[in-house]
RNA sequence: GCCGGUGUGGUGGAAUGGUAGACACAAGGGACUUAAAAUCCCUCGGUAGCGAUACCGUACCGGUUCGAGUCCGGUUACCGGCA
Numbered sequence: 001g002c003c004g005g006u007g008u009g010g011u012g013g014a015a016u017g018g019u020a021g022a023c024a025c026a027a028g029g030g031a032c033u034u035a036a037a038a039u040c041c042c043u044c045g046g047u048a049g050c051g052a053u054a055c056c057g058u059a060c061c062g063g064u065u066c067g068a069g070u071c072c073g074g075u076u077a078c079c080g081g082c083a
Base pairs, nucleotide, nucleotide: 001082002081003080004079005078006077007076010025011024012023018066027043028042029041030040031039045056046055047054048053059075060074061073062072063071
């Protein structure tokens, strides 16, 4: 240099172009307990707001589409192959 693959919360990882983040782990709060462990319940992307709620968010920038994590183009990081 050329070709291919991968990139989604703190972690692993799901999601047929139609509510973004299932499920598990980790974490926080509560119940139970003399106290703990175990177990059970709830919460768990970001920003603004007392709140209801609103807006943003799938590596980055564009495009197609009524609608994109998913399709198309470019870029970037990592992995693999060829040279």